[in-house]
Predicted 3D model of a 112-nucleotide RNA (SAM riboswitch aptamer (S box leader)) from Lihuaxuella thermophila. Its Rfam family is "SAM riboswitch aptamer (S box leader)". Rfam's curators write: The SAM riboswitch is found upstream of a number of genes which code for proteins involved in methionine or cysteine biosynthesis in Gram-positive bacteria. The coordinates come from a structure-prediction model, not an experiment, and the mean pLDDT is 85. Of the family's consensus pairs, 97% are formed in the model. The sequence was found by an Rfam model in a public genome assembly.
């Protein structure tokens, strides 16, 4: 980098380098010299995988509840909202509101 899968309306901040933008894109709205974003150090959510416990189950590969917290992730706004399509409802129209399913994006696991 590609593909294949899950989940993405809950959670959880403090210093310290350092400087101009940043929030993935594109429009909207935010967030920033009362120092953002990014690094670091400390702390902290959360439990995806790996691990233990116990029940069920299976030829076998499992499922389901718990504990812990090894590898990973994650700590502003819901993935900050919207994008493409379907429905329904408002409305004289443009349109807006809600769902429902894509798309893109992010983590994790697992293939190349």
């Nucleotide at each position: 980098c590609u593909c294949u899968u899950a989940u993405c309306c809950a959670g959880a901040g403090a210093g310290g380098u350092g400087u101009a933008g940043g929030g993935a894109c594109a429009g909207g709205c935010c967030c920033g010299a009362u120092g953002a974003u990014a690094c670091c150090u400390c702390g902290g959510c959360a439990a995806c995988c790996a691990u233990c416990u116990g029940c069920c189950a299976u030829c076998a590969g499992g499922g389901c509840a718990g504990a812990a917290a090894g590898g990973u992730g994650c700590c502003a706004a819901u993935u900050c909202c919207u994008g493409c399509a379907g429905a329904a409802c408002a409305u004289g129209g443009a349109u807006g509101u809600u769902c429902u399913g894509g798309c893109a994006g992010a983590u994790g696991a697992g293939a190349g």